This is a predicted structure of a 350-nucleotide part of an RNA (small-subunit ribosomal RNA, central domain) from an uncultured bacterium.

Context: one part of a larger RNA
RNA sequence: CUGGGCGUAAAGGGAGCGCAGGCGGAUAGGUCAGUCUAAAGUGGAAAUCCGGGGCUCAACCUCGGACUUGCUUCGGAUACUGCCUGUCUUGAGUUCGUGAUAGGAAGAUGGAAUUCAGGGUGUAGCGGUGAAAUGCACAGAUAUCCUGAGGAACACCGGUGGCGAAAGCGGUCUUCUGGCACGAAACUGACGCUGAGGCUCGAAAGCGCGGGUAGCAAACGGGAUUAGAUACCCCGGUAGUCCGCGCCGUAAACGUUGUGUACUAGGUGUAGGAGGUAUCGACCCCUUGUGUGCGGCGAGUAACGCAUUAAGUACACCGCCUGGGGAGUACGCGCGCAAGCGUGAAACUC
Numbered sequence: 001c002u003g004g005g006c007g008u009a010a011a012g013g014g015a016g017c018g019c020a021g022g023c024g025g026a027u028a029g030g031u032c033a034g035u036c037u038a039a040a041g042u043g044g045a046a047a048u049c050c051g052g053g054g055c056u057c058a059a060c061c062u063c064g065g066a067c068u069u070g071c072u073u074c075g076g077a078u079a080c081u082g083c084c085u086g087u088c089u090u091g092a093g094u095u096c097g098u099g100a101u102a103g104g105a106a107g108a109u110g111g112a113a114u115u116c117a118g119g120g121u122g123u124a125g126c127g128g129u130g131a132a133a134u135g136c137a138c139a140g141a142u143a144u145c146c147u148g149a150g151g152a153a154c155a156c157c158g159g160u161g162g163c164g165a166a167a168g169c170g171g172u173c174u175u176c177u178g179g180c181a182c183g184a185a186a187c188u189g190a191c192g193c194u195g196a197g198g199c200u201c202g203a204a205a206g207c208g209c210g211g212g213u214a215g216c217a218a219a220c221g222g223g224a225u226u227a228g229a230u231a232c233c234c235c236g237g238u239a240g241u242c243c244g245c246g247c248c249g250u251a252a253a254c255g256u257u258g259u260g261u262a263c264u265a266g267g268u269g270u271a272g273g274a275g276g277u278a279u280c281g282a283c284c285c286c287u288u289g290u291g292u293g294c295g296g297c298g299a300g301u302a303a304c305g306c307a308u309u310a311a312g313u314a315c316a317c318c319g320c321c322u323g324g325g326g327a328g329u330a331c332g333c334g335c336g337c338a339a340g341c342g343u344g345a346a347a348c349u350c
Stems, first nucleotide, its partner, number of pairs: 003322004007304002012318001014201004021194003025088007033081002035077003039073004048066007091191001092188003095184005103177007110154001115149007125136002162169002206247006215241002220236004258317006273288004300306002323350003332343004
């Protein structure tokens, strides 16, 4: 430089925003840089190829031609691309109205339950297991009633429901705030897509400082089980789980499927929006936009399967793969308080 690929064989970056870069709607004019074309100059010799000649042939030598796919100059063409100018509205966006929503942040607040504390009733057990024991209990437990404290999580509704870029989001109310869909006309006039670096977000666990701690519970202690039992079971139990601030930056971060756009049979269930017919009104019914789920298929697709939410048909841009092990290791560098993370080999071996 190039080929073939990335759901399951190796391979989609965890997600978004976005500078550079790449790519880019309709139409008219200009320019002629790319592009196409004529001519001229140049493109060393040798080699190579074609034709001829010379050593008796050949190798070899020699003559001519081609080739040298390029560069430069100048003339021409103007469809496409670029650049410049003007115009346009279908891409994109703005305004108004309507709608759905566990989207985000802060504050307030509610009930059930567990635990603990105080008090009442009450007495000998409770608890736990396959069976037990450790444990708790006559200093009155378990059970039951009243009162109080505190922390965490929000039963039913709840849904092959919804929202969010992903991570993720669920009691109720208030305030602030993001996105989405639909309807209507008006406005801007290509303002777009992607996006190496970069920046931001990023479950759980973990780390730092401070707080909090009801339940649960790594580690740890004890009881069992067992040949042993550093486990599974049981009784306890500290970090942690929770809050504030700051780090970490990983995951089966999965739809194992990058983002955007267009196109390609029909049919069906559900939710909410608009319109139509009908009606007192609503549902049913018909048409249509959007998001989403499931089932079974058609064309297409190498298999499984996917199939208008594509893994089909194409285009634009990014990321990534190139036999297994060694190895996501070593070394170097960057980041981190650390744990470690990112980048990422080779020898050797099959």
The prediction has a mean pLDDT of 84. The RNAcentral record of the full RNA draws on SILVA.